A computed fold for a 62-nucleotide RNA from Deltaproteobacteria bacterium HGW-Deltaproteobacteria-19, annotated as Fluoride riboswitch aptamer (crcB RNA motif). Of the family's consensus pairs, 100% are formed in the model. The coordinates come from a structure-prediction model, not an experiment, and the mean pLDDT is 76.
RNA sequence: GGUGAACCCGGUGAUGGAGUUCACCAAAAACCGCCCCCGGGGCUAAUGACUCCUGCAAGAAC
Repeated sequence: GGUGAACCCGGUGAUGGAGUUCACCAAAAACCGCCCCCGGGGCUAAUGACUCCUGCAAGAAC
RNA backbone atom coordinates (compact mmCIF):
# COMPACT_ATOMS: atom_id res chain seq x y z
C1' G A 1 0.00 0.00 0.00
C1' G A 2 -3.83 -3.64 -1.49
C1' U A 3 -7.62 -7.28 -0.27
C1' G A 4 -10.94 -9.76 3.13
C1' A A 5 -13.50 -10.33 7.83
C1' A A 6 -15.43 -8.74 12.60
C1' C A 7 -16.96 -4.77 15.79
C1' C A 8 -18.47 0.23 16.37
C1' C A 9 -20.54 4.46 14.17
C1' G A 10 -25.47 6.13 20.66
C1' G A 11 -28.14 10.15 23.08
C1' U A 12 -28.73 15.53 24.05
C1' G A 13 -28.26 21.06 23.10
C1' A A 14 -37.12 24.86 24.73
C1' U A 15 -41.70 22.62 18.57
C1' G A 16 -40.42 19.29 12.18
C1' G A 17 -36.68 17.19 8.30
C1' A A 18 -31.65 17.11 5.97
C1' G A 19 -26.27 18.47 5.43
C1' U A 20 -21.89 20.61 7.83
C1' U A 21 -19.70 21.92 12.37
C1' C A 22 -19.21 22.76 17.77
C1' A A 23 -20.33 21.42 22.77
C1' C A 24 -22.14 18.08 26.52
C1' C A 25 -23.67 13.20 28.34
C1' A A 26 -23.31 8.03 28.21
C1' A A 27 -26.59 3.39 32.19
C1' A A 28 -27.90 6.89 33.70
C1' A A 29 -26.74 11.53 32.57
C1' A A 30 -26.45 15.44 29.27
C1' C A 31 -31.27 18.26 28.24
C1' C A 32 -36.17 20.28 29.71
C1' G A 33 -36.80 29.25 27.13
C1' C A 34 -38.12 34.09 29.29
C1' C A 35 -41.29 37.54 32.24
C1' C A 36 -45.10 38.67 35.94
C1' C A 37 -49.28 40.46 40.37
C1' C A 38 -46.79 33.21 40.15
C1' G A 39 -50.99 26.20 42.20
C1' G A 40 -52.40 31.33 37.43
C1' G A 41 -51.33 34.73 33.31
C1' G A 42 -48.19 36.74 29.29
C1' C A 43 -44.10 36.62 25.44
C1' U A 44 -39.94 35.20 21.72
C1' A A 45 -38.03 31.36 18.53
C1' A A 46 -38.89 25.67 13.96
C1' U A 47 -30.89 26.54 14.35
C1' G A 48 -26.19 25.28 19.93
C1' A A 49 -24.20 27.74 15.08
C1' C A 50 -24.48 28.02 9.46
C1' U A 51 -27.29 26.57 5.05
C1' C A 52 -31.55 24.37 2.70
C1' C A 53 -36.56 22.36 2.86
C1' U A 54 -41.36 22.12 5.26
C1' G A 55 -44.89 24.53 8.54
C1' C A 56 -46.44 29.19 10.84
C1' A A 57 -46.70 34.84 11.15
C1' A A 58 -46.33 39.90 8.90
C1' G A 59 -45.72 43.17 4.70
C1' A A 60 -45.23 44.29 -0.53
C1' A A 61 -45.73 43.26 -5.81
C1' C A 62 -48.04 40.58 -9.93